The RNA shown here (transfer RNA) has 72 nucleotides and comes from a Candidatus Anderseniibacteriota bacterium.

RNA sequence: GGGGGUAUGGUGAAAUGGCUAUCAUUACGGUCUCCAAAACCGUCGUUUCAGGUUCGAGUCCUGAUACCCCUG
Numbered sequence: 001g002g003g004g005g006u007a008u009g010g011u012g013a014a015a016u017g018g019c020u021a022u023c024a025u026u027a028c029g030g031u032c033u034c035c036a037a038a039a040c041c042g043u044c045g046u047u048u049c050a051g052g053u054u055c056g057a058g059u060c061c062u063g064a065u066a067c068c069c070c071u072g
Stems, first nucleotide, its partner, number of pairs: 001071007010025004018055001027043005048064005
């Protein structure tokens, strides 16, 4: 230099173009307990960035960025 893959709560992952983005875990609050753990209930918190297509984009298209793999 060329080709490919990945990017979603703090963390790990789901999500046929119809979504008010879901689950687990962490954190916080509560119930239970003599206390704590466990268990149960609840709350908070997310689509890498910039454009485009579309009635509607996490999803499709273009470019960029970061990381990973292959290769001259």